[in-house]
Context: one part of a larger RNA
C1' cells in the first nucleotide's frame, strides 16, 4: 500500500441512484397488543419487565408423603447473571401478482410462468386430439362429474354497446362450378356418282355443343369469456363560464359500469392539498383520457412477498473526517 477484521470523541443518513454496506434486535419466562379482515389471521403485532448464588420457617399443585413442580419473602457478589457462541430489527403508506409453488444450468427470480377457480369449443367412444409409412400406440386398461384445446387467473362487486369486415356454426330457393356421364354440329379419309368443278353413304378417326352433376365460393341467418370494433362539426342558460338541451354529417355500433398525469399523461416539474426549512420521487384529491376500461378482464380486497415506490423510530465510520490496531499479503534487509 491492499485485504481481512476490530474499536472510535461530537454528531446521527449530514453519504448515495438508493440506509448499499455495517451496526442495532434477538433463545427463554411474564404483561400487554391498533387499524383492518374473507373471523382464520393480522400476532413474536407494537411496547414493556424479568434473569446468577444462598437460605430456609411458610404458601400451592400432584402424589407412590417426598425423591418433584411452582410460589411469595430475605440475603449475598461481580464493570457485566440468557455473564461465551448461536439466535427477529420494527412501524406506517402505496402500486403489482390473490396465496404456497416454477423460471432465463453460467449477468434477470421478478410484476413474468404456473395455479386452484371461471368461461368457450370439441369428443358418445373403433371418441375427439397427438405421434407414426404403416402396423401400432399414447388418451386409457379412462366413457361427458371423462378426455382435448383456447381464453381469463384467489375471494367481492360486475362484465356494457356493435355480426358491417374476418373466422366459426346452421340453412339450402337461386346464380357459379371439376371430374364423370353424354353426345349434336363440324372436319379429315373414301366406296359410289359426276364430263369437269366438285358432292359423298357406312366405317374409322379428330374436335366434342346442349343437357346432368358434389363440396365450395355467391347467398340467407345465427355467434364477441370468436378476431376485433366502440365517431364529427355548429349553436344555445338574464354577469361570465359552462352546456342538462337543440341541428346536422357519418357509422355496423359510437366507450356503459368502474378508474384516471396512472408500470398507461407527449404538453408536465399540469393544477390544488399533505409530509420538508427546502420534495422532478410520495399520498389524497382534479379531470383537460396526446394514447384507460371491463375474462389480450374492469375496479377492490384480508393474508402473503429474497417483489417495486415513499415516508418513519432505533441503530451506526454510510458520512462530516478520518484516526489507532491485529493478521494476511505486497515491499526492504539478511
Nucleotide at each position: 500500500g491492499u485485504g481481512u477484521u476490530g474499536u472510535u470523541a461530537a454528531g446521527g443518513a449530514a453519504c448515495u441512484c438508493g440506509g448499499c454496506a455495517a451496526a442495532a434486535u434477538a433463545a427463554c419466562c411474564c404483561c400487554g397488543u391498533a387499524a383492518c379482515u374473507u373471523c382464520g389471521g393480522g400476532a413474536g403485532a407494537a411496547g414493556g419487565g424479568g434473569a446468577g448464588c444462598c437460605u430456609a420457617a411458610c404458601c400451592c399443585a400432584c402424589u407412590u408423603u417426598g425423591a418433584u413442580g411452582g410460589g411469595a419473602a430475605g440475603g449475598u457478589u461481580g464493570c457485566a447473571g440468557a455473564g461465551a457462541a448461536a439466535u427477529g430489527g420494527c412501524c406506517c403508506a402505496a402500486g403489482c401478482g390473490a396465496c404456497u409453488g416454477u423460471u432465463u444450468a453460467c449477468c434477470a427470480a421478478a410484476a413474468a410462468c404456473a395455479c386452484a377457480g371461471g368461461u368457450u369449443u370439441c369428443u358418445g367412444c373403433u371418441a375427439a386430439a397427438u405421434c407414426g409409412a404403416a402396423a401400432g400406440a399414447u388418451g386409457a386398461a379412462g366413457u361427458a362429474u371423462a378426455g382435448g384445446a383456447g381464453c381469463u387467473g384467489a375471494c367481492g362487486c360486475c362484465u356494457g354497446c356493435c355480426c358491417g369486415g374476418u373466422g366459426c356454426u346452421g340453412g339450402a330457393a337461386g346464380g357459379u362450378u371439376a371430374a364423370g356421364g353424354g353426345g349434336a354440329c363440324u372436319u379429315g379419309u373414301u366406296a359410289g356418282c359426276g364430263c369437269a368443278a366438285g358432292c359423298g353413304a357406312a366405317g374409322c378417326a379428330a374436335u366434342g355443343a346442349a343437357c346432368u352433376u358434389a363440396a365450395g365460393c355467391c347467398c340467407c341467418a345465427g355467434u364477441a369469456a370468436a378476431c376485433g370494433g366502440c365517431g364529427g362539426c355548429c349553436g344555445u342558460a338574464a354577469c361570465u363560464a359552462u352546456a342538462a338541451c337543440g341541428g346536422u354529417c357519418c357509422u355496423a355500433a359510437g366507450g356503459u359500469a368502474g378508474c384516471g398525469a396512472a408500470a398507461u399523461u407527449c404538453c408536465u416539474u399540469g393544477u390544488c392539498a399533505g409530509g420538508u426549512a427546502a420534495g422532478u420521487u410520495c399520498u389524497g384529491a382534479c379531470c383537460c383520457g396526446c394514447a384507460c376500461g371491463a375474462a389480450a378482464g374492469g375496479c377492490g380486497u384480508a393474508a402473503c412477498g429474497a417483489u417495486u415506490u415513499g415516508g418513519g423510530c432505533a441503530c451506526u465510520g454510510u458520512c462530516u473526517c478520518a484516526a489507532c490496531a491485529a493478521c494476511a499479503c505486497a515491499c526492504c534487509c539478511g

This is a predicted structure of a 334-nucleotide part of an RNA (large-subunit ribosomal RNA, domain IV) from a fermentation metagenome. Rfam family: Bacterial large subunit ribosomal RNA. The RNAcentral record of the full RNA draws on SILVA. The coordinates come from a structure-prediction model, not an experiment, and the mean pLDDT is 86.